[in-house]
Molecule: SAM riboswitch aptamer (S box leader)
Organism: Mongoliibacter ruber
């Protein structure tokens, strides 16, 4: 880095340091000199491994992970209640729902 499996509406922040963006990418929105993002310490949490408790389920934090917003939301399909046009059909905005996509993590393998 690559394949697979599974999981993403639950849960968790202070100090110090640095300084202009950040929130993967587009478009929305949304956080950010009252200092975001990112690094370090301490502090948490409790998804995956792991360990204990017969077990559902619960409890522990050694591994990893995470501690703004559902993975922030939509992005391709399919169905769908509505706006628009006289009507239909196309179109265009939208709501809702399912299904993959793509992302992130874990865990096995390579």
């Nucleotide at each position: 880095g690559a394949u697979u499996u599974a999981u993403a509406c639950a849960g968790a922040a202070g100090a110090g340091g640095u300084u202009a963006g950040a929130g993967a990418c587009a478009g929305g929105c949304u956080c950010g000199a009252u200092g975001a993002c990112c690094c370090u310490c301490u502090g948490g949490c409790a998804a995956c491994c792991u360990g204990g408790a017969a077990a559902a389920u619960c409890c522990a934090a050694g591994g990893u992970g995470c501690c703004a917003a559902u993975u922030c939301c939509u992005g391709c399909c399919g169905a769908u209640a509505g706006a628009u046009a006289a009507u239909u059909u196309c179109g265009u905005c939208c709501u809702u729902c399912g299904g993959a996509a793509a992302u992130a993590u874990a865990a096995a393998u390579u």